[in-house]
RNA sequence: AAUAGAGGCGCGGCUGACAAAAGUAGCGUGCGGGAGCCCGGCCGGGGCUGCGAACGCAGGCGAAAGGGGACGCCGCCGAAACGCAUUUGCCGCGGCAGGGCGCCUGCGUUGGGCAAGGGGAGAAUAUCCGCUUGACUGUCAUGGUUCCAGGCCAUGGAGCGCUAUU
Numbered sequence: 001a002a003u004a005g006a007g008g009c010g011c012g013g014c015u016g017a018c019a020a021a022a023g024u025a026g027c028g029u030g031c032g033g034g035a036g037c038c039c040g041g042c043c044g045g046g047g048c049u050g051c052g053a054a055c056g057c058a059g060g061c062g063a064a065a066g067g068g069g070a071c072g073c074c075g076c077c078g079a080a081a082c083g084c085a086u087u088u089g090c091c092g093c094g095g096c097a098g099g100g101c102g103c104c105u106g107c108g109u110u111g112g113g114c115a116a117g118g119g120g121a122g123a124a125u126a127u128c129c130g131c132u133u134g135a136c137u138g139u140c141a142u143g144g145u146u147c148c149a150g151g152c153c154a155u156g157g158a159g160c161g162c163u164a165u166u
Stems, first nucleotide, its partner, number of pairs: 001166005008077001010076005018068001026061002029058004036048004041096004080110006088102004111137002114134004119129003139157008
């Protein structure tokens, strides 16, 4: 340097019955009400409205997206995740500012899963993200124990690592 492997509630992707979102948004009817309302903020430009706006009450109809998701399938072991920066695409008419989502590239952090605490996102008790602490686990190093290998114990490091072969 190349190839192949190992860690286990291992990582990620696809599909997805289903639950929830929610009897919500929205639509429509009746009554009240009586001039405003909508296109996220600002500007411009539009649209609805005395053939009754906002708002309130009662009844009727009634979604969807994002997120989750069993079985199954696929790719894998920096798997992958996160943070920062640049380019770039999208976010109901145009511009500006802000925010959000995604892609490429570069740098940095994290061995792994779990639990608790508190924080953020979310409709949510689901789920995800990161921080702190804790034991557990795999790996290597050091030390000890064991007649030796091996096993066991203690401490510590990090995947830019470890093991095997060439």